């Protein structure tokens, strides 16, 4: 970088430190920012992976259980691997609504982000 699957609800720094001008994916808006941007450190949030406990169903031994193990669910956990910690509209395609290849509105997808797996 590409592909597949899942999620994009909620949550978390307005007195932390360094830092100095930019940032909100991209484009157009709109907005944040020297009452200090990005980045790094610290702090915090979250259960995607891993690890832990319990339950159920299998495998297992087999006369039956147990150990072990696989899947699913639930719970707790943030000292493991990541991620996240201003808010928002439009954007391309298809469908619906509409008298209409108009506007507006709605749905789905696409795009984008994150995780896990594969290449």
């Nucleotide at each position: 970088c590409u592909c597949u699957u899942a999620u994009u609800c909620c949550g978390a720094g307005u007195a932390g430190g360094u830092g100095g001008a930019g940032g909100g994916a991209c484009a157009g808006g709109c907005c944040c920012u020297a009452u200090g941007a990005a980045a790094c450190c610290c702090a915090g949030c979250a259960a995607c992976c891993g690890a832990c406990a319990c339950u159920u169903c299998g495998u297992g031994c087999c006369a039956a259980a147990a150990a072990a193990u696989g899947a699913a669910g639930u719970g707790a956990a943030a000292a493991g691997g990541u991620g996240c910690u201003a808010a928002c509209c439009u954007g391309c395609a298809a469908g619906g609504u509409g008298a209409a290849c108009a506007a507006g509105c709605c749905u789905u997808g696409a795009a984008a982000a994150u995780a896990a797996g594969a290449g």
Source information: SAM riboswitch aptamer (S box leader) from Fictibacillus enclensis, 119 nucleotides, folded computationally. NCBI's taxonomy places the organism under Bacteria, Bacillati, Caryophanales, Fictibacillaceae, Fictibacillus. The coordinates come from a structure-prediction model, not an experiment, and the mean pLDDT is 77. Its Rfam family is "SAM riboswitch aptamer (S box leader)". Rfam's curators write: The SAM riboswitch is found upstream of a number of genes which code for proteins involved in methionine or cysteine biosynthesis in Gram-positive bacteria. The sequence is in RNAcentral, with records from Rfam and Ribocentre.